A computed fold for a 94-nucleotide RNA from a pig gut metagenome, annotated as SAM riboswitch aptamer (S box leader).
RNA sequence: UUCAUCAAGAGUGGCGGAGGGAACGGCCCGAUGAUACCACGACAACCUGCCGCAAGGCAAGGUGCCAAAUCCGACGAACGAAUCGAAAGAUGAG
Numbered sequence: 001u002u003c004a005u006c007a008a009g010a011g012u013g014g015c016g017g018a019g020g021g022a023a024c025g026g027c028c029c030g031a032u033g034a035u036a037c038c039a040c041g042a043c044a045a046c047c048u049g050c051c052g053c054a055a056g057g058c059a060a061g062g063u064g065c066c067a068a069a070u071c072c073g074a075c076g077a078a079c080g081a082a083u084c085g086a087a088a089g090a091u092g093a094g
Stems, first nucleotide, its partner, number of pairs: 001094006011040004019029003024073003041066001043064001046062002048059004070088001075085003
């Protein structure tokens, strides 16, 4: 940079000790110990393997993921709206 997806789904233990949820605003989470990291487990099925004419099915090797819709907004659709689209971001495959 291109394409696809982002309202579903899935937590315990250890470690550690103050911020964290990308960034701004909001709203949340957090000493009843969050975030991060480690182990195990789970979820999902993009790539992959197998079956199949296909639709699709099965598996789970490589990724990913396991508070809240990408937590919501932020820009556009006159205004408003968790409506639609965009931007930004995340993940996968090139």

Of the family's consensus pairs, 97% are formed in the model. Its mean pLDDT, the model's own confidence on a scale to 100, is 86.